[in-house]
RNA sequence: GUAACUCAGUCGGUAGAGUGCUUGCCUUGCAAGCAAAAGGCCCUGGGAUUGAUCCCCAGC
Numbered sequence: 001g002u003a004a005c006u007c008a009g010u011c012g013g014u015a016g017a018g019u020g021c022u023u024g025c026c027u028u029g030c031a032a033g034c035a036a037a038a039g040g041c042c043c044u045g046g047g048a049u050u051g052a053u054c055c056c057c058a059g060c
Stems, first nucleotide, its partner, number of pairs: 001060001004019004022036004043059005
């Protein structure tokens, strides 16, 4: 080592932001602006635990 990118997050109860992408509004059109939506079984394998993105071990 977590969304396409940059990063939060819970000292154990299945997760958010900004940017970007998509759609709509606006415009003659584009950009900017506004609104909405989509997008992540949290690097892989194993262990302990009722339960792991979180703790332990190994690997990349």